[in-house]
The part of an RNA shown here (large-subunit ribosomal RNA, domain IV) has 330 nucleotides and comes from a groundwater metagenome. The RNAcentral record of the full RNA draws on SILVA.

Context: one part of a larger RNA
RNA sequence: CUAGUUCAGGGAAUUCGGCAAAUUAGUCCCAUAUCUUCGGUAUAAGGGAUCCCUGUGAUUGUUUUCGAAUGAUUGCGAUCGCAGGGCACAGUAACAAAGGUGGUCCGACUGUUUAACAAAAACUUAGCUUUCUGCAACGUGGAAACGCCGUGUAUAGAAAGCGAUACCUGCCCAGUGCCAGUACUUUAAGCUUCGUUUCAACGGAGUGAAGAGCUGGUAAACGGCGGGAGUAACUAUAACUCUCUUAAGGUAGCGUAAUACCUUGCCGGUUGAAUGCCGGCUUGCAUGAAUGGUAUAACGAGAUCGCCACUGUCCCGAACUAGUGUCUCC
Numbered sequence: 001c002u003a004g005u006u007c008a009g010g011g012a013a014u015u016c017g018g019c020a021a022a023u024u025a026g027u028c029c030c031a032u033a034u035c036u037u038c039g040g041u042a043u044a045a046g047g048g049a050u051c052c053c054u055g056u057g058a059u060u061g062u063u064u065u066c067g068a069a070u071g072a073u074u075g076c077g078a079u080c081g082c083a084g085g086g087c088a089c090a091g092u093a094a095c096a097a098a099g100g101u102g103g104u105c106c107g108a109c110u111g112u113u114u115a116a117c118a119a120a121a122a123c124u125u126a127g128c129u130u131u132c133u134g135c136a137a138c139g140u141g142g143a144a145a146c147g148c149c150g151u152g153u154a155u156a157g158a159a160a161g162c163g164a165u166a167c168c169u170g171c172c173c174a175g176u177g178c179c180a181g182u183a184c185u186u187u188a189a190g191c192u193u194c195g196u197u198u199c200a201a202c203g204g205a206g207u208g209a210a211g212a213g214c215u216g217g218u219a220a221a222c223g224g225c226g227g228g229a230g231u232a233a234c235u236a237u238a239a240c241u242c243u244c245u246u247a248a249g250g251u252a253g254c255g256u257a258a259u260a261c262c263u264u265g266c267c268g269g270u271u272g273a274a275u276g277c278c279g280g281c282u283u284g285c286a287u288g289a290a291u292g293g294u295a296u297a298a299c300g301a302g303a304u305c306g307c308c309a310c311u312g313u314c315c316c317g318a319a320c321u322a323g324u325g326u327c328u329c330c
Base pairs, nucleotide, nucleotide: 001323002322003321004320005319006318007317009315010314013313018310026050027049028048029047030046035040037164051086052085053084054083055082056081057080058079059078060077061076062075065072066071087091099308100307101306102305103304104303105302106300107299111123112122127162128161129160130159131158132157133156139148140147141146165295166294167293168292170225171224172223175222176221177218178217179216180215181214184213185212186211190207191206192205193204194203195202226244227243228242229241230240253287254284265281266280267279268278269277270276
């Protein structure tokens, strides 16, 4: 050094962080809060018992005898109790075998993933919504023939977004898309016609589809959602008023946040002491509603902060076991 064992007193003082180690552990009995989608949470938590011998009781298998019998009795068992006694520090004595609990964030959950540095809050998911498609469908593979979807038929198939559930999902169609309409404008080739005596070529005029212009619709389409003044009988603030301006000026919620620069914001709780955590406030540099918003039981080798128990993590080291390496000697 590697792998282990043990440790007085203290018990996280260690450390980014209880990392590592220790604690707990099986079975039976008792007892179980909070929250809850009433299923759970839950083995919650927290207690007690557990071995051997003897006696005794109950249930029961089989067997003997009582003429038969639900019964009694004899023998051999099995299971469940009760009482007394015994030994040890210790009775699931080895092996095997959960530490527990309380906040908050994220994701509903089980599941999947970077074979060989990432298992997650990423992906998926049930569920919700939109668009396309009437079937020789839409979409897709192929040059084609011919396939897939599908021997399916809108309760179906394809594409996209969100992601259980609960309560909800505000305003904006000006821009960019998409859809619909279109008297009219523009407009290719072709066709008609005219011009230069004729042909050709060229030029002009007319007709002329889609598209564009034009008119509407559409945001669970891509996306977007202001500024400046003044004003209440302390101060402060501004329900109110004025003004510029926009397509509309951020609604309900949530909020110093996995989002807050200033910032270690301010107040309270936790500590002896807290840039932490939790609860409030909130003028939000730059929150915000299916690019989903907020809440949420259960779940999680997820992130973070407490508490109990426990310990060589530490105070502060020590001893021992097995082995590798190195050095020295033989």
Its Rfam family is "Bacterial large subunit ribosomal RNA". Rfam links the family to the GO terms ribosome and structural constituent of ribosome. The prediction has a mean pLDDT of 85.